Model confidence (mean pLDDT): 83 of 100. This is a predicted structure of a 1495-nucleotide RNA (small-subunit ribosomal RNA) from an uncultured prokaryote. The RNAcentral record of the sequence draws on ENA.
[in-house]
RNA sequence: UUGGAGAGUUUGAUCCUGGCUCAGGAUGAACGCUGGCGGCAUGCUUAACACAUGCAAGUCGAACGAAAGAAAAUGACUUCGGUCGUCUUCUUUAGUGGCGGACGGGUGAGUAACGCGUAAGAACCUACCCUUUGGAGAGGGAUAGCCACUGGAAACGGUGAUUAAUACCUCGUACGCUGAGGAGUGAAAGGCCGAAAGGUCGCCAAGGGAUGGGCUUGCGUCUGAUUAGCUAGUUGGUGGGGUAAGAGCCUACCAAGGCUUCGAUCAGUAGCUGGUCUGAGAGGAUGAUCAGCCACACUGGGACUGAGACACGGCCCAGACUCCUACGGGAGGCAGCAGUGGGGAAUUUUCCGCAAUGGGCUAACGCCUGACGGAGCAAUGCCGCGUGGAGGAGGAAGGCCUGUGGGUCGUAAACUCCUUUUAUCAAGGAAGAAGAUCUGACGGUACUUGAUGAAUAAGCCACGGCUAAUUCCGUGCCAGCAGCCGCGGUAAUACGGGAGUGGCAAGCGUUAUCCGGAAUUAUUGGGCGUAAAGCGUCCGCAGGCGGCCUUUUAAGUCUGUUGUUAAAGCGUGGAGCUUAACUCCAUUUGAGCAAUGGAAACUGGAAGGCUUGAGUGUGGUAGGGGCAGAGGGAAUUCCCGGUGUAGCGGUGAAAUUGCGUAGAUAUCGGGAAGAACACCAGUGGCGAAGGCGCUCUGCUGGGCCAUAACUGACGCUCAUGGACGAAAGCCAGGGGAGCGAAAGGGAUUAGAUACCCCUGUAGUCCUGGCCGUAAACGAUGAACACUAGGUGUCGGGGGAAUCGACCCCCUCGGUGUCGUAGCCAACGCGUUAAGUGUUCCGCCUGGGGAGUACGCACGCAAGUGUGAAACUCAAAGGAAUUGACGGGGGCCCGCACAAGCGGUGGAGUAUGUGGUUUAAUUCGAUGCAACGCGAAGAACCUUACCAGGGUUUGACAUCCUGCGAAUCUCUUGGAAACAGGAGAGUGCCUCCUUCGGGAACGCAGUGACAGGUGGUGCAUGGCUGUCGUCAGCUCGUGUCGUGAGAUGUUGGGUUAAGUCCCGCAACGAGCGCAACCCACGUCUUUAGUUGCCGGCACUCUAGAGAGACCGCCGGUGAUAAACCGGAGGAAGGUGUGGAUGACGUCAAGUCAGCAUGCCCCUUACACUCUGGGCUACACACGUGCUACAAUGGCCAGGACAAAGAGAUGCUACCUCGCGAGAGUACGCCAACCUCAAAAACCUGGUCUCAGUUCGGAUUGCAGGCUGCAACUCGCCUGCAUGAAGUCGGAAUCGCUAGUAAUCGCUGGUCAGCUAUACAGCGGUGAAUACGCCGCUGGCCCUUGUACACACCGCCCGUCACAUUCGGGAAGUUGGCUCAGCCCAAAGUCGUUGGCCCAACCUUUUUGGAGGGAGGCGCCUAAGGUUGAGCUAGUGACUCAAAUGAAGUCGGAACAAGGUAGCCGUACUGGGAGGUGCGGCUGGAUCACCUCCUUA
Repeated sequence: UUGGAGAGUUUGAUCCUGGCUCAGGAUGAACGCUGGCGGCAUGCUUAACACAUGCAAGUCGAACGAAAGAAAAUGACUUCGGUCGUCUUCUUUAGUGGCGGACGGGUGAGUAACGCGUAAGAACCUACCCUUUGGAGAGGGAUAGCCACUGGAAACGGUGAUUAAUACCUCGUACGCUGAGGAGUGAAAGGCCGAAAGGUCGCCAAGGGAUGGGCUUGCGUCUGAUUAGCUAGUUGGUGGGGUAAGAGCCUACCAAGGCUUCGAUCAGUAGCUGGUCUGAGAGGAUGAUCAGCCACACUGGGACUGAGACACGGCCCAGACUCCUACGGGAGGCAGCAGUGGGGAAUUUUCCGCAAUGGGCUAACGCCUGACGGAGCAAUGCCGCGUGGAGGAGGAAGGCCUGUGGGUCGUAAACUCCUUUUAUCAAGGAAGAAGAUCUGACGGUACUUGAUGAAUAAGCCACGGCUAAUUCCGUGCCAGCAGCCGCGGUAAUACGGGAGUGGCAAGCGUUAUCCGGAAUUAUUGGGCGUAAAGCGUCCGCAGGCGGCCUUUUAAGUCUGUUGUUAAAGCGUGGAGCUUAACUCCAUUUGAGCAAUGGAAACUGGAAGGCUUGAGUGUGGUAGGGGCAGAGGGAAUUCCCGGUGUAGCGGUGAAAUUGCGUAGAUAUCGGGAAGAACACCAGUGGCGAAGGCGCUCUGCUGGGCCAUAACUGACGCUCAUGGACGAAAGCCAGGGGAGCGAAAGGGAUUAGAUACCCCUGUAGUCCUGGCCGUAAACGAUGAACACUAGGUGUCGGGGGAAUCGACCCCCUCGGUGUCGUAGCCAACGCGUUAAGUGUUCCGCCUGGGGAGUACGCACGCAAGUGUGAAACUCAAAGGAAUUGACGGGGGCCCGCACAAGCGGUGGAGUAUGUGGUUUAAUUCGAUGCAACGCGAAGAACCUUACCAGGGUUUGACAUCCUGCGAAUCUCUUGGAAACAGGAGAGUGCCUCCUUCGGGAACGCAGUGACAGGUGGUGCAUGGCUGUCGUCAGCUCGUGUCGUGAGAUGUUGGGUUAAGUCCCGCAACGAGCGCAACCCACGUCUUUAGUUGCCGGCACUCUAGAGAGACCGCCGGUGAUAAACCGGAGGAAGGUGUGGAUGACGUCAAGUCAGCAUGCCCCUUACACUCUGGGCUACACACGUGCUACAAUGGCCAGGACAAAGAGAUGCUACCUCGCGAGAGUACGCCAACCUCAAAAACCUGGUCUCAGUUCGGAUUGCAGGCUGCAACUCGCCUGCAUGAAGUCGGAAUCGCUAGUAAUCGCUGGUCAGCUAUACAGCGGUGAAUACGCCGCUGGCCCUUGUACACACCGCCCGUCACAUUCGGGAAGUUGGCUCAGCCCAAAGUCGUUGGCCCAACCUUUUUGGAGGGAGGCGCCUAAGGUUGAGCUAGUGACUCAAAUGAAGUCGGAACAAGGUAGCCGUACUGGGAGGUGCGGCUGGAUCACCUCCUUA
């Protein structure tokens, strides 16, 4: 010293940048829901809009005359009721007069100003008040009122007569004023009390004070430069005028000044301050209430009166508006208090009282006071109090949830015992009143006491995260929510409701606004290589900053003192209301400004000196630095001539593009022209940058090195300004070889306004003049200083050495690279800093809109410079990470290709699918990874579909009640289901029994419930497919990195393999690989019936073991891992085949196998029956079968398997049938019997190349079998019929050895079968693999990325539609301002012949002085008119922009994005875009050079 918190949101994840949003506080607030009391405050922020009604400024009779009334006295008269007069007293007052209406109260329109704030100043005034001194003498004339007459509707007057004063005037006097002086000039009033003396209140002049005010000055006081020049009374002087006072304040003349980039002028906005809100503070915002100042009073102008006004409730004029009117004329001004209308989201009573405080008048009493004191209304705010307290578990009922056990609301309630703040009633009852008396609106209020009785009193918001607090139901991208992110598409903690919970509480939320958080304008306290941001470069005025020493000064600076900084407020300490809010008392501090002392380090000023900064000189030196002139060769093109002949050229391939038989290309010689200068050439040189390259010459700028002679801070940076400034482009004149925008043609393509090709104009070149921009880049401003080094190179100097050149060491300047500390978000930078500091300049503040619009400047134009807003989004962005991807790279593997063999695609047919059809053609599967798939078998059944007939506790499960054995036979209707009828059986067929009965079964009934192949595979379980039997996927600890992450797992080898070895900041481990398992192959052994056989030897069957491990040898390799070859062996490098499928991917498939949440149906979406359908058929596709024949078909004969199946079964033999099959019947529950014949094959014969003796579809007839039933819709047989098809287009599939190909056999399902399918079995038994360039899929490493739903990604532009904002626009309508002119009210001032006039003078007059009205003049508000500027609204049409789940055309960008991209410029095209010229790397890939690090 008392003071500082963050969070959400960009990404797959990370760090950063950066915006948006939230949590806090506040308010004159409003709105929604709710509402008990009290205290204290506050209450038209909008229309300075218009106002009905009442009130808000009067008072004094002790200034004055008068009037009216009352009372007493008195006189007269009297109709005795009274009337009139006089005097006295009292009351009231219109008028004259005085003081006050300039205060108090309201509002904030105007004002950017000496208006305000602060601090000073000199040339002023100041009524009432205080104080001091003196005075108040003598006169005079009017006038209102009143009266009479009279005008007018009214408002208001007119004429005549009369009257008073503290009204007015004259004279005298004077301590004042003016003047240099002579001199001049200028006052007054009385009233009341008193018998008087006198007293008191006034009056006049002067001095002083106090108070209040006027004026001047320094400093401070919003935004805009897309406002840069403004000013003629303007700046100054002199004379005059004017004012209270200085002054161009006014006027005449003279001079030409004055203000301004330190922001004038103009435009916009705004009352200023004390303070208030916020903030840690610095600041930011604000200017309600209270207080100070200013301004205004319907709008504009003006003066009068007065001490004071140019006057809120005064006057005159003009204007607008309102009202009255007899139409002639008048009246009015709530931004006072209430109140009304209007506007608005929104702001109160037409209240009480002068009791208090204060004000005006008065001698006083007093009167007046919407100031003020109070009450009323409003939760508008702040503060306080209450809505009860204690006990009370069957944890009641009820609600909600539930795993159905319970939990929760919840001690909450009920109930018991208390209390009475508050409420209601009753009683008492203040202070506030001023030293005695009287006086209280508030108010019978505060307060006190008593009584009654828990009685009268709780809501609002939220509950996905931020952010404390969760569940059920409803809804179903609907309704809705939302501050940001976002939620809602059938299980929503996010919508709506309920329950519960959290927060605050007579309030709670929302909205609006301000500050904070926001270091998000950064002084405190930010940045600029890549995120927004360094001017393209230099020169340089102003400005800012500036080396060393001495002296001085005291402007800055530091310090002391004084004055001021109103009160209130804030802070601190107290006090008073029961507390608090509130009020009161005391008190502190500070900044600022002014004045006055002091200090002298630093900065500044002055003076003197110095040499190191800077510059000059002298001697050298390198260089594509610049300008001009001259010269040179190579190449290209063209022309001429020669030789020569049919093509040339061009491309990925081409071209009826082009050139060439009129002789090209090629080649030789000669000539012409223009442009550019190979090699040298280099992270080499020079220049400020742009940029600069053949050679020579001339002119010329700068640098570096050495030296230390000269000057002596002369320096650094630089707004405005100036100069230079690639390419393209423009103007004028030349030039024009090559290249080459545009244009033409040929290709490519779906198209190709492109990429490729052939031509080719501007241009490219020169001279002169413009333009002024680039990725003008090191994306890095300039200068100076400091802070490790290593290494290369260019220019110089020195040392040492040498004959010399090298080499070595040191040093200055430039240019690269690596790197320490440090910095950085990271990448990276790192003495050439992006490190550490100083100075100056420029620039940035979310993305888009937009470098656009408008304005201005420049330019011939193109355009450049400067440079917004509305609107819109919650991001846009940088660096790095992990993946994925690439028409990127490297390495490797696989029947991936290649080499082969055989197929598919063509035919017929089977089967599945799509489509179509249908009453239904049930449903599912849909790239690989659906399609002979679920289905290992749809005539009925299956069956889920359709039509029709029936049933409703149901075909099926459990529970309850009643009756009954169960069961069987016959029969009617019917298509059947079903609905009936008749009869038999009546007790025991089965289990238990306590002998009652129960269970079980059948029928009937009741309600709980059953049932669903209904939906959701995107709610799920389980199972499965696929990448893929690919070699990968991870973890612990450690280390590195801010972090995501990395390392390990990469690298060198090797393998089928993340297999193994070596190396290595890693060391280990797990799931995968391999092995362990099964089958086969060899051997050994055990056991053997039904097998073999006569023996358990062999085959075989069933068990148990052995065997193979790169073990051995040789070679290669690194002496490793391993590979190659060989031997042995039945088998050799995983022996072969199978089973085995890591982390995960595809919301992959399946709710119709099963299970299951939720939803839906319940006389139906359930159940049952008959018939039909799933078998349809212009067509398309997939998978098969059979073929097209002679390596074959047919006939005859002959041989050899394995693995299976069999009781509702397989069925031998025999008989019959051409055959399918039938009949009969042995055997077999199967190593025994049967199915069972294996076929290809072999032998023999025949056919002879043809739509056939191939092929068998289709169809007819006749039969067989299964089965209730073969019509839709089965299979088989015989006879007859004898289709397409002669080897299959584009395309495409399988297979690497007992494999492909080919041949048959068996099984499951099954009554039968559509099986050519599927799952198995054996027989015969090949060919080929050089190899890894390309295709496909995959592993690893690396690279780029704007992808992360991950390339089936992302994304650009035109067009079309809708909406919105903005610009332009012929015009049009306003506002403000300026200028000129016209007219000119009221009014001040000036002037005035004529008119009028009481005071004074006078010669008494038709006089003078003076005054008034009127006239005239200057000025001038409003008005009119013309022009200009600024600004706002609107506007047919038009332009660009933005936004919008599913529109069109393309495909420009991101990967080498398929032509690398981008910048500037020019041309061009529907559009993204393309092309030319120059530039950049913010380009991939490959190679080379240079440099660096390590060895």